[in-house]
This is a predicted complex of two RNAs, RNase P RNA and transfer RNA, with 412 nucleotides together. It holds a member of the Rfam family "Bacterial RNase P class A". The family's RNA type in Rfam is ribozyme. Its mean pLDDT, the model's own confidence on a scale to 100, is 76.

RNA sequence: GGGAGCAGCCGGGCAGCCGCUCUGACUAACAGAGAGGAAAGUCCGGGCUCCAGCAGGCAUGGUGGCUCCUAACAGGAGCAGGUCGCAAGACCUGGAAAGUGCCACAGAAAUCAUACCGCUGCGGAUAAAACCGUAGCAAGGGUGAAAUGGUGAGGUAAGAGCUCACCGCGUCGGUAGAAAUACCGACGGCAAAGGCAAACCCCACCAGGAGAAAAACCAAGCAGGGUCUGGCGCCUGCCCAUAAAAGACCCGGGUAGGUUGAUCGAAUCAGAAAGAGAUUUCUGAUCCAGAUGAAUGGCUGCCUUAAAACAGAACCCGGCUUACCAGCUGCUCCCAUCA
RNA sequence: GGGCCGCUAGCUCACCCGGCAGAGCACCGCCCUUUUAAGGCGGGGGCAGCAGGUUCGAGUCCUGCGCGGCCUA
Numbered sequence: 001g002g003g004a005g006c007a008g009c010c011g012g013g014c015a016g017c018c019g020c021u022c023u024g025a026c027u028a029a030c031a032g033a034g035a036g037g038a039a040a041g042u043c044c045g046g047g048c049u050c051c052a053g054c055a056g057g058c059a060u061g062g063u064g065g066c067u068c069c070u071a072a073c074a075g076g077a078g079c080a081g082g083u084c085g086c087a088a089g090a091c092c093u094g095g096a097a098a099g100u101g102c103c104a105c106a107g108a109a110a111u112c113a114u115a116c117c118g119c120u121g122c123g124g125a126u127a128a129a130a131c132c133g134u135a136g137c138a139a140g141g142g143u144g145a146a147a148u149g150g151u152g153a154g155g156u157a158a159g160a161g162c163u164c165a166c167c168g169c170g171u172c173g174g175u176a177g178a179a180a181u182a183c184c185g186a187c188g189g190c191a192a193a194g195g196c197a198a199a200c201c202c203c204a205c206c207a208g209g210a211g212a213a214a215a216a217c218c219a220a221g222c223a224g225g226g227u228c229u230g231g232c233g234c235c236u237g238c239c240c241a242u243a244a245a246a247g248a249c250c251c252g253g254g255u256a257g258g259u260u261g262a263u264c265g266a267a268u269c270a271g272a273a274a275g276a277g278a279u280u281u282c283u284g285a286u287c288c289a290g291a292u293g294a295a296u297g298g299c300u301g302c303c304u305u306a307a308a309a310c311a312g313a314a315c316c317c318g319g320c321u322u323a324c325c326a327g328c329u330g331c332u333c334c335c336a337u338c339a
Numbered sequence: 340g341g342g343c344c345g346c347u348a349g350c351u352c353a354c355c356c357g358g359c360a361g362a363g364c365a366c367c368g369c370c371c372u373u374u375u376a377a378g379g380c381g382g383g384g385g386c387a388g389c390a391g392g393u394u395c396g397a398g399u400c401c402u403g404c405g406c407g408g409c410c411u412a
Base pairs, nucleotide, nucleotide: 001335002334003333004332005331006330007329008328009327012303013302014301015300016299017298018297020034021033022032023031024030036310040321041320043319044318045317046316047315048211049210050209051208054237055236056235057234058233060207061206062205063204064203065079066078067077068076069075080093081092082091083090084089094202095201099200100199101196102195103194116141117140118137119136120135121134122133123132124131149167150166151165152164153163154162168190169188170187171186172185173184174183175182176181215260216259217258218257224251225250226249227248228247229246267286268285269284270283271282272281273280274279340411341410342409343408344407345406346405349364350363351362352361358395366382367381368380369379370378388404389403390402391401392400
């Protein structure tokens, strides 16, 4: 200097004028505060509220290497194994040797098996071969995305784990580790082992249902009547109640106001400590939108080269994903050159 | 605020337990007719909303986006 990988920052500033919402009890004046890194998608998880009498199970849904973090998670950290890459690094992850199912076309055969070409023995025929019959084989060819361990040697009529060595696989044992797993040894010739579980399923773990339009209260107003008895989908057990409370549904009537929930919270910032890290603990400081037709805007000047991107709270929080102007930063790897 | 469903030819739809994407109408050409319509014969037109993944193979299964519709006080 070039190329690449990973992680992150910022999201205009100042001043003036005119407005909007909230707070300072009310009015005027005045003072203070007033969107985001994603407020978004609503994809996960939790708080909170109501419903379900309690417990358990089934069903259903979700997660899926191991350990840890966390309120919890499909998030994060560290590690293990595999694939890709020269590397930094990125991606993937239970079980197909419990069962069911599927594997189009091609192919003998896609898993209780089987032989198209081929190889070989014997018999027939023949001068010999081609050929016919019978028996053996699955090495080679062919088909396919995938063909029943791989390579080499021995062996054989030809062949074959038929035998042997190494690799792979399985079983048992040992060592290391918290575990995933790794390493070592012995044994087994291996018809137990093709693929698919983002097919059913099995295993382990998790989850009761509904959601702030949840829910609670105040005020105003009205007219009552009918049907039924239960559980969030279902089942089981136990307890209580004992016939009216209460609840559900339907018809009819009334109302269309207000308050709470609702912003102090797993909060933010700074420092210290523990830890490999995610994270946790302690100390100090701060209060940082809260509307309910619903505010957060407009204009001008200066800075800047240019004020432009994606986009706007509606109960809150932790993540994930997606969108994004102009620019900037850190760490790491590879190549080339120079000293 | 919360939930559910759909996207396939110009239009309306099918194929939804994976295996060469089809039908009707429309369009084009020919026949029939004096001509048009109707009718008959033949033909073209799609990379299944977009992107990624699982798989030998994806319209179909999974994930993320985009667009549209419906339900709920």